Model confidence (mean pLDDT): 82 of 100. This is a predicted structure of a 106-nucleotide RNA (SAM riboswitch aptamer (S box leader)) from Aeribacillus pallidus. The RNAcentral record of the sequence draws on Rfam and Ribocentre. Of the family's consensus pairs, 97% are formed in the model. Its Rfam family is "SAM riboswitch aptamer (S box leader)". Rfam describes the family as follows. The SAM riboswitch is found upstream of a number of genes which code for proteins involved in methionine or cysteine biosynthesis in Gram-positive bacteria. Lineage of the source: Bacteria > Bacillota > Bacilli > Bacillaceae > Aeribacillus.
[in-house]
RNA sequence: CUCUUAUCAAGAGCAGGUGGAGGGAUGAGCCCAAUGAAGCCCGGCAACCGACUCAUAUGAUGAGCACGGUGCUAAUUCUCCCAACAGAGAUGUUGAAAGAUAAGAA
Repeated sequence: CUCUUAUCAAGAGCAGGUGGAGGGAUGAGCCCAAUGAAGCCCGGCAACCGACUCAUAUGAUGAGCACGGUGCUAAUUCUCCCAACAGAGAUGUUGAAAGAUAAGAA
């Protein structure tokens, strides 16, 4: 980097430390940011994989735990950008695409 499967409407620092100007993937928009961005540390959230515990219809399933591996911690994946449907329109609904994460495969 490619493929497969699953998930993406919830949750997590209204005075933590450091750091200094950028950030929200990409295009458009719209936002966040010196009342301090990204990054790093700490804290927290969740529970995808493994471990462990319990139950059961025991090659498995469910519940729990949060010890290990990740992940996440403004706004629905911030919205749209494509298709279908509805609508006079504004727009709405559904789906896809793209993206993110996990587990697996080549």